Predicted 3D model of a 350-nucleotide part of an RNA (small-subunit ribosomal RNA, central domain) from an uncultured prokaryote. It matches the Rfam family "Bacterial small subunit ribosomal RNA".
[in-house]
Context: one part of a larger RNA
């Protein structure tokens, strides 16, 4: 070298695109580099191994023999893989046509609600709590009516319902735009699979510059509570929450599951699409895709489960693990305005 693994044990990269690279459909004809065959050439000696012989015997040391599992030539084979070549249409794509969808962005716009502010009525409470204070009201609160201000979130419909790679996405209208699905012909002709580096996206919190600021709320303040109470409960309350641009670039970034192919009984709900049947019909049936759910057969797992959405059987890429702690560390590089990110020991220990 080889052998083992990654839902939960230590292990799947947050997630795309895509570079080198590794791997790749059905045929034809060829070449003959991997290959496979047979012969030559080397493959120093010493060593190993085998026989045999010398020192009394071993070690030792001599003679012979295989062996040196490799180079490399020569001739032949052409299945397989490669190269070249004239082709297929089952993989991929592209045109048409239909079609759902909180997919992405800009731009309108509306209605409840909550706070605030003006005026009316109206009068001692009100708020909050296990109970109370803090706190807010005779400078008219609290209720309640009209009007006006502002921000921020969009009940109901809401659905183990849809979109979207993934992070995520929800009132309505409109521009612009990105992917998907079904059918059914043409059409290109393997144009495909994964993807070390690289690139881009990437919640939430934090940062920088301006804007904004209703509600909410880290710190912070004050009331309670307790032995204490730097809580948990009340009363305030700033940063943030929110918009524009630029950063950070991490989360239990979970399905704790990496991407593609192709195979292996079913039974049921639920969304789209598309076809048969029947109808008054968009229901009901029946099939076929493609998604999201449930229960299950082989099979698989240490169990637990997983079972066509596989944790089944296979292949082909790629990440990653290799005792616990020290350590999501320290040094060193890169990256970042910081915060920190990223990549990553060891000595000790047990």
């Nucleotide at each position: 070298c080889u052998g083992g693994g990654c839902g939960u044990a230590a292990a799947g990269g947050g997630u795309g695109c895509g570079u080198a690279g590794g791997c790749g459909g059905c045929a034809u004809a060829g070449c003959a580099a991997g290959u496979u065959a047979a012969g030559g050439g080397u493959g120093a000696a010493a060593u190993c191994c085998c026989g045999a012989g010398g020192c009394u015997c071993a070690a030792c040391c001599u003679c012979g023999g295989a062996a040196c599992u490799g180079c490399u030539c020569u001739u032949a084979a052409a299945a397989c893989u490669g190269c070249u070549u004239a082709g297929c249409u089952a993989g991929a794509g592209a045109c048409a046509a239909u079609c759902a969808g909180a997919g992405g962005u800009g731009g309108g716009u509306g209605g409840a609600a909550u706070u605030c502010c003006u005026g009316g009525u109206g009068u001692a409470g009100a708020g909050g709590u296990g109970a109370a204070a803090u706190u807010c009201g005779u400078a008219g609160a609290u209720a309640u009516c009209a009007g006006g201000a502002g921000g921020a979130a969009c009940a109901c419909c809401g659905g183990c319902g849809g979109c979207g790679a993934a992070g995520g996405c929800g009132g309505c209208c409109c521009g612009c735009u990105g992917g998907a699905g079904c059918u059914u012909u043409u059409c290109u002709g393997a144009c495909g699979c994964u993807g070390a580096g690289g690139c881009g996206c990437g919640a939430a919190a934090g940062c920088g510059u301006g804007g904004g600021g209703a509600g909410c709320a880290a710190a912070c303040a004050g009331g309670a509570u307790u032995a204490g109470a730097u809580a948990c409960c009340c009363u305030g309350g700033u940063a943030g929450u929110c918009c524009a641009c630029g950063c950070c670039g991490u989360a239990a970034a979970c399905g704790a599951u990496g991407a593609a192919u192709a195979c292996c009984g079913g039974c049921u709900g639920u969304u789209u699409g598309a076809g048969g049947a029947u109808u008054c019909g968009a229901c009901c049936c029946c099939u076929c895709a493609a998604g999201u759910g449930g229960c299950g057969c082989a099979g698989c797992u240490a169990a637990c489960g997983c079972g066509a959405u596989g944790a089944g059987u296979a292949u082909u890429c790629c990440g990653c693990c290799u005792g616990g702690g020290a350590a999501c560390u320290a040094c060193g590089g890169u990256c970042g305005c910081a915060a920190g990110a990223c990549u990553a020991a060891a000595a000790c220990u047990c």